[in-house]
Context: one part of a larger RNA
RNA sequence: UGACGGAAGGGCACCACCAGGAGUGGAGCCUGCGGCUUAAUUUGACUCAACACGGGAAAACUCACCAGGUCCGGACAUGGGAAGGAUUGACAGAUUGAAAGCUCUUUCUUGAUUCUAUGGGUGGUGGUGCAUGGCCGUUCUUAGUUGGUGGAGUGAUUUGUCUGGUUAAUUCCGUUAACGAACGAGACCUUAACCUACUAACUAGUGGUGCGAAUCUCCGAUUCGUAGCGCUUCUUAGAGGGACUAUUGGUGUGUAACCAAUGGAAGUUUGAGGCAAUAACAGGUCUGUGAUGCCCUUAGAUGUUCUGGGCCGCACGCGCGCUACACUGACGGGGACAUCGAGUGUACCUGGGCCGAAAGGCUUCGGGGAAUCUUUGAACCCCCGUCGUGAUGGGGAUAGAUGAUUGCAAUUAUUCAUCUUCAACGAGGAAUUCCUAGUAAACGUGAGUCAUCAGCUCGCAUUGAUUACGUCCCUGCCCUUUGUACA
Repeated sequence: UGACGGAAGGGCACCACCAGGAGUGGAGCCUGCGGCUUAAUUUGACUCAACACGGGAAAACUCACCAGGUCCGGACAUGGGAAGGAUUGACAGAUUGAAAGCUCUUUCUUGAUUCUAUGGGUGGUGGUGCAUGGCCGUUCUUAGUUGGUGGAGUGAUUUGUCUGGUUAAUUCCGUUAACGAACGAGACCUUAACCUACUAACUAGUGGUGCGAAUCUCCGAUUCGUAGCGCUUCUUAGAGGGACUAUUGGUGUGUAACCAAUGGAAGUUUGAGGCAAUAACAGGUCUGUGAUGCCCUUAGAUGUUCUGGGCCGCACGCGCGCUACACUGACGGGGACAUCGAGUGUACCUGGGCCGAAAGGCUUCGGGGAAUCUUUGAACCCCCGUCGUGAUGGGGAUAGAUGAUUGCAAUUAUUCAUCUUCAACGAGGAAUUCCUAGUAAACGUGAGUCAUCAGCUCGCAUUGAUUACGUCCCUGCCCUUUGUACA
């Protein structure tokens, strides 16, 4: 100087607690991991920092695993063989999962591309992440880190980097053998909020006017369509503005700052993200890469391709989830509303019409490489009925039959629909997770993956609470002091 302490003192955090909310843990199912089983059930990762993770929703492919069958995509060099033929391809039959001349029988064909041996390459989702790069994760979401000159010390080192107050912050005030700096924090970037001020818009709207149609209480009013004129409040997006904790009052060295009120679209760093220092880990990845060392293998291949199977297997244990256990509900009618997306590689998003119980199908009808078309008519919700606390009209697992769709292919049932079947589950022990405001929770929706398939993930809006606004008791982290048998 660190590390550690069941040492002391401060400070901090809903990956800590308190006050609470929603749960998970119990049930059924989905999915990942282990185990067991298996020809194979490919494999990485195992406290936070493995386990709906590998963007990992695998029918073939993927694919690495298993049972088998082909092919060479063995460059190049040297030697051999070889035009009296190195070699290549093949009908039929046998053989084979196979219309693989794979091999055999039989012969034809080809013509220096090859064949053979050695050296040497190449390929490899083969090994090694404990040989590496790069990337990511974590220590670590906290405030920490460093050198120059000066001071102290023989020196390692220390001071700067601090008694105190304050802050989200090594943020500031102040103290001061330190002074002046750098990285990080902050500033910055993105996004959500405000602008009746500017610029505009037939891909956004709106107000008159004219014409046409429909309805009504027929002077006229409302709605729809259409033509043209004006405008930019709403919409879109450029340029800008706006907050600086402003003003006032308290607390406070009347410093930094904190609290309350007022004004304001906005006063928790305005909310939420991004970026993110120094030093590390023998954290993960050789299965992201035509990044890569070494080792292994390299023609009976660990290369590559084809067929089939597996990754889905089920006495069991654990983790993330979905659906529920009902009346704040289920079911049947009717009503009223979003935002963020995405969309044609020979076929993406799909409207209308017709057929069909539905799923779906047909179409000589269409729109859209999109603010134009699909298209936002979403769900919870609201209204009116039926049900009436009963494993019930709660729940929808498990099975049977049938009809479609995707695909070369659906059996171990891709998915969807119809009818029947009607299981556990009556609020979940010990434990334990997440969370402070448009948040939790509920509710749907879009995208990713995608031929087909979400109970997943990442976004988006809609409805929208209770309870703190604190503490260091538990769990951890940081700083100071102190101790130590540690290096």

Small-subunit ribosomal RNA, 3' major domain from Agogonia voluta, 487 nucleotides, folded computationally. Its mean pLDDT, the model's own confidence on a scale to 100, is 81. RNAcentral holds the full RNA, with entries from ENA and SILVA.